[in-house]
């Protein structure tokens, strides 16, 4: 300097054909249980890596930059 993927919850991922975001796991209460842990049930938590178009509506599409890998030079 080039060309590829990747960035979504506290971590690991999913998210179709552009229709308004979910799952374990982990955190919280509550039930059981002497207790604690397993179970069970419930709740809380997200600028979708910043930022700009497009569109009625963008995580997704399009552009520009950053971060992280791989690869070529």
């Nucleotide at each position: 300097g080039a060309g590829c993927g990747c960035u979504u919850a506290g971590c690991u991922c999913a998210g179709c054909u552009g229709g308004u975001a979910g799952a374990g796991c982990a955190a919280c209460u509550g039930a059981c249980u002497u207790u604690u842990a397993a179970u069970c049930a419930g709740u809380a938590g997200g600028u979708c890596g910043a930022g700009g178009g497009u569109u009625c509506g963008a995580a997704u599409c399009c552009c520009u930059c950053a971060g992280c890998g791989c690869u070529c030079a």

Transfer RNA from Nitratireductor sp., 73 nucleotides, folded computationally. NCBI's taxonomy places the organism under Bacteria, Pseudomonadota, Alphaproteobacteria, Phyllobacteriaceae, Nitratireductor. It was read from a public genome assembly. Rfam family: tRNA. The prediction has a mean pLDDT of 80.